[in-house]
Context: one part of a larger RNA
RNA sequence: CUGGGUGUAAAGGGUGCGCAGGCGGACAAGUAAGUUAGAGGUGAAAUCCCACGGCUCAACCGUGGAACUGCCUUUGAUACUGCUUGACUCGAAUACGGGAGAGGUCGGUGGAAUUCCAGGUGUAGCGGUGAAAUGCGUAGAUAUCUGGAAGAACACCAGUGGCGAAGGCGACCGACUGGCCCGUUAUUGACGCUCAUGCACGAAAGCGUGGGGAGCGAACAGGAUUAGAUACCCUGGUAGUCCACGCCCUAAACGAUGUACGCUUGGUGUCGGGGUUUUCGGACCUCGGUGCCGGAGGUAACCCAUUAAGCGUACCACCUGGGGAGUACGAUCGCAAGGUUGAAACUC
Numbered sequence: 001c002u003g004g005g006u007g008u009a010a011a012g013g014g015u016g017c018g019c020a021g022g023c024g025g026a027c028a029a030g031u032a033a034g035u036u037a038g039a040g041g042u043g044a045a046a047u048c049c050c051a052c053g054g055c056u057c058a059a060c061c062g063u064g065g066a067a068c069u070g071c072c073u074u075u076g077a078u079a080c081u082g083c084u085u086g087a088c089u090c091g092a093a094u095a096c097g098g099g100a101g102a103g104g105u106c107g108g109u110g111g112a113a114u115u116c117c118a119g120g121u122g123u124a125g126c127g128g129u130g131a132a133a134u135g136c137g138u139a140g141a142u143a144u145c146u147g148g149a150a151g152a153a154c155a156c157c158a159g160u161g162g163c164g165a166a167g168g169c170g171a172c173c174g175a176c177u178g179g180c181c182c183g184u185u186a187u188u189g190a191c192g193c194u195c196a197u198g199c200a201c202g203a204a205a206g207c208g209u210g211g212g213g214a215g216c217g218a219a220c221a222g223g224a225u226u227a228g229a230u231a232c233c234c235u236g237g238u239a240g241u242c243c244a245c246g247c248c249c250u251a252a253a254c255g256a257u258g259u260a261c262g263c264u265u266g267g268u269g270u271c272g273g274g275g276u277u278u279u280c281g282g283a284c285c286u287c288g289g290u291g292c293c294g295g296a297g298g299u300a301a302c303c304c305a306u307u308a309a310g311c312g313u314a315c316c317a318c319c320u321g322g323g324g325a326g327u328a329c330g331a332u333c334g335c336a337a338g339g340u341u342g343a344a345a346c347u348c
Stems, first nucleotide, its partner, number of pairs: 003320004007302002012316001014201004021194003025088001027086005033081002035077008049065006091191001092188003095184005103177007110154001114150008125136002162169002206247006215241002220236004258315006266293012297304002321348003330341004
């Protein structure tokens, strides 16, 4: 080095892009590097192994053989791999014609609700709970009407519905912009797959600077509850939640299931296209998504089952008893909080 694994037992990186590397469709010719056959050289001795022999035996020693699985040279072989050349279209991409969508960024607009402010009506309560109290209210609250202001979120539509690599995305309009699907098979002609390091993105909370602040609301205060109540319930309420810019980089970042490709019975919904047919209701076929149920097969079982956890190939990541511990130390990143990498003693 070689094993077995990774949905739930330990184990899939949060996600993508992608250099190096690994791997790579079908045909022909050449080459002969890998591969393979023969021959030659070398592979010191000792050691190891076998046989025989010498010390009374053995250890030890001697003689001979084998071996030294390797390297070099040379002559061949050419299926596979490599390399070179030519040619191919099914992988991949492009073009053209259509299509759906909360995909992203920026700007603008709208209505409902909430709170606050001003005014009108109006009077003794309101609010809150299991019940209360704190709280608010005769300095006129709650309720109701009119007007105004502000911030945040967009009811219904709404759906095991759609879009996105993931995180995630939901009022309307506009500008800019990414991806995807279907059809035509027109163009290129393997241009591909994966990807350590790297780069980018990455919910919430948190941090920095400046704004904003309606509602909600860690901390905090008060009222209750209780044996106590640093809680659950109630009344308040600061950071925060919102915006801009810059950080942080974590998660039950989950389908707890890496990516890509091929193959392997079916049924039934639904979303987006296309085709045939039609009595215009529909029926059938087909491509791409998204669900459910089940067959073979798989699985410890649960369950998975053409969206595989089945059968295979390629590449990456990760696991190897529990605790100690995602700790210590070191390194590195960060303003900090902390992140990443990541032990051992000891113990069961």
The part of an RNA shown here (small-subunit ribosomal RNA, central domain) has 348 nucleotides and comes from a metagenome. The RNAcentral record of the full RNA draws on SILVA. Its mean pLDDT, the model's own confidence on a scale to 100, is 90. Its Rfam family is "Bacterial small subunit ribosomal RNA".